This is a predicted structure of a 325-nucleotide RNA (Bacterial RNase P class A) from a marine eukaryotic metagenome. Rfam family: Bacterial RNase P class A. It is annotated as a ribozyme. RNAcentral holds the sequence, with entries from MGnify. The coordinates come from a structure-prediction model, not an experiment, and the mean pLDDT is 75.
RNA sequence: GUGGGCAUUCGCGCUUCGAUUUUUUCGAAGGGAGGAAAGUCCGGACAUCAUCGGGCAGGACGCUUCGCGCAAGCGAAGGCAUUCAGAAGUGAACUCUGAAUGACGGCUAGUGCCACAGAGAAUAACCGCCCCGUUUCGCGACGGGGUAAGGGUGAAAAGGUGGGGUAAGAGCCCACCGCCCGGCGGGCGACCGACCGGGGCAGGGUAAACCCCUUCCGAUGCAAGACGAAAUAGGGGAUCGGGUGGCCCAUCCAAUGAUCUCGGGUGCGUCGCAUAGAUAAAUGAAUGCACAGCGCUUAGGCGUGGACAAAAUCCGGCUUACAGC
Numbered sequence: 001g002u003g004g005g006c007a008u009u010c011g012c013g014c015u016u017c018g019a020u021u022u023u024u025u026c027g028a029a030g031g032g033a034g035g036a037a038a039g040u041c042c043g044g045a046c047a048u049c050a051u052c053g054g055g056c057a058g059g060a061c062g063c064u065u066c067g068c069g070c071a072a073g074c075g076a077a078g079g080c081a082u083u084c085a086g087a088a089g090u091g092a093a094c095u096c097u098g099a100a101u102g103a104c105g106g107c108u109a110g111u112g113c114c115a116c117a118g119a120g121a122a123u124a125a126c127c128g129c130c131c132c133g134u135u136u137c138g139c140g141a142c143g144g145g146g147u148a149a150g151g152g153u154g155a156a157a158a159g160g161u162g163g164g165g166u167a168a169g170a171g172c173c174c175a176c177c178g179c180c181c182g183g184c185g186g187g188c189g190a191c192c193g194a195c196c197g198g199g200g201c202a203g204g205g206u207a208a209a210c211c212c213c214u215u216c217c218g219a220u221g222c223a224a225g226a227c228g229a230a231a232u233a234g235g236g237g238a239u240c241g242g243g244u245g246g247c248c249c250a251u252c253c254a255a256u257g258a259u260c261u262c263g264g265g266u267g268c269g270u271c272g273c274a275u276a277g278a279u280a281a282a283u284g285a286a287u288g289c290a291c292a293g294c295g296c297u298u299a300g301g302c303g304u305g306g307a308c309a310a311a312a313u314c315c316g317g318c319u320u321a322c323a324g325c
Base pairs, nucleotide, nucleotide: 001325002324005289006288007287008286009285010284012032014030015029016028017027018026019025034308038319039318041317042316043315044314045313046221047220048219049218058217059216060215062213063078064077065076066075067074068073079104080102081101082100083099084098085097086096087095105212106211110210111209112206113205114204126151127150128147129146130145131144132143133142134141135140159177160176161175162174163173164172178201179199180198181197182196183195184193185192186191225271226270227269228268235262236261237260238259239258240257242256244254245253246252291306293304294303295302296301
C1' cells in the first nucleotide's frame, strides 16, 4: 500500500415509477459500510442562545524558517539535545561523518517532589584522612575541630584532568578543558564562533509536578434546532346564566358552569438529512469455480479455511485494532 475474486440463486431495508381497495400487497428500475465506520482526543462547517467591549476561571497550541490549510494538523529545509555506528586519538573527553529518536518555551520567577539504598537527594561528615586536648608505658579510647581528595550508597552526590600547595585537604593557587556574564562578528531565524573583556564557578534532577510566559478560544451540541399541531390537560380574555360564600343586602368581590377566542407548550408528525441512511433495528446467506494459508497424502487428490471490525448531521486530523499478500 492492499484489505478474499467471479458467477448463479434466495433474502433484507431505502428511493422512484406502475398496478392494487386507503393502510396493505405485488411488479420493475436504481443505489446500499470502512480504512479504520472504533476511541470521541483535537479542529471546523452548521444550528440555537448570548453579544459595545474587557476581565476571572477553564482549555488548546509551544525549537526556527518556509509551504498547504479557516483551524487542528501535515510536509520540506535547518538548529539544538540524547543514543548508536564509523574516522582520528594509548584510553576517556573534545572534534569530524552518518543514522535513529525528541510534548524541543521556562526549574537562573516561586512552591513542591526525588521510591529503594545511603550519613546526606540540597544549609551534605557514615567510614577514612588530619590537627588539638584529656587519658595510657604504649597500641588505643574519649572529647573538640578541620577536610567533599579517597571509600561506600545510588539513576543522580555539589565542574573535569594534571601540577603546586597544605597538618590533611579544597578553584586555595596555576595550566588546559568545560561553564556563566557582557561585547563584537556570522545567520531571515532557532542558534553559532577557534574572537575580545570580565568572573573561580554561582545554578543537582524533575514542568507528561503545581505554576510562569507567548499566541488563540463566548456557551451548548443534530438528544443542536425549525415548522405543524390534539386532549375528556392547564392558563389569559369576552359573552351569557343560575345557585353558593363574603355573619343582613349587594348592580361589587371570590370560587364555579356553558359558549367563543388567544397565545405558550407536552405527546405526536414533518423537516434538519445527504446518489446508503434511522427508527440505537437494512447493508446478508447458500452453492459452484478459481486464490493465498494449514493438515493428511509418493503423487493425483481430500479435508479445513480467510484479519480487525460495522455508518447514524457532515468534513479535516490524531490515536488505537488488524489475518494474508